Predicted 3D model of a 73-nucleotide RNA (transfer RNA) from an uncultured Clostridia bacterium.
The sequence was found in a public genome assembly.
Its Rfam family is "tRNA". Rfam links the family to the GO term triplet codon-amino acid adaptor activity.
[in-house]
RNA sequence: GCCCUCGUAGCUCAGUAGGUAGAGCGUUACCUUGGUAAGGUAGAGGUCGGCGGUUCGAAUCCGCUCGAGAGCU
Numbered sequence: 001g002c003c004c005u006c007g008u009a010g011c012u013c014a015g016u017a018g019g020u021a022g023a024g025c026g027u028u029a030c031c032u033u034g035g036u037a038a039g040g041u042a043g044a045g046g047u048c049g050g051c052g053g054u055u056c057g058a059a060u061c062c063g064c065u066c067g068a069g070a071g072c073u
Base pairs, nucleotide, nucleotide: 001072002071004069005068006067007066010025011024012023013022019056027043028042029041030040031039049065050064051063052062053061
């Protein structure tokens, strides 16, 4: 220098033939118990790495860029 993969909640990851985002764990409150643990219910938490473009509409498509990893010369 070239090419490929990945970046989404505190953590581990889903969600891609475009229709305004989810799970598990964790966390908070409550229920349950004589009290814990376990269990149950409800909630908070993410402008989907950043910028721009296409579109009525983008996590998803396109360009540039940043970061991580693998390969080739």